Background:
This is a predicted structure of a 95-nucleotide RNA (c-di-GMP-I-GGC riboswitch aptamer) from a Dehalococcoidia bacterium. Taxonomically the source falls in Dehalococcoidia (Bacteria, Bacillati, Chloroflexota).
[in-house]
RNA sequence: UCCGACAAAGGCAAACCCGUCGAAAGGCGGCGACGCAAAGCUACGGGCCUAAGUCCCUCACCGAGCUGAGGGGGAUGGCCGCCGAGCUACCGAAG
Repeated sequence: UCCGACAAAGGCAAACCCGUCGAAAGGCGGCGACGCAAAGCUACGGGCCUAAGUCCCUCACCGAGCUGAGGGGGAUGGCCGCCGAGCUACCGAAG
């Protein structure tokens, strides 16, 4: 250094539910443990989620509007507990 033991000490916390922020995805706090040896950090590449605003189409009303409804495109939004990459790190048998 790789590696990760029915080792020790400790750590994190999925889903559900509650509160809160948000248009949503989702974030944060509480509760709670499905799991995790980087489930620590960074949205950098891929991937996935969302679509308020915006663009396009259709329809409706009509006193033509900064209107309403439906559909589609699309990150300036997210997810690191999807994969990869980068950075950092506790403990320690066997090999």
Source information:
It was read from a public genome assembly, where an Rfam model found it. Its mean pLDDT, the model's own confidence on a scale to 100, is 87.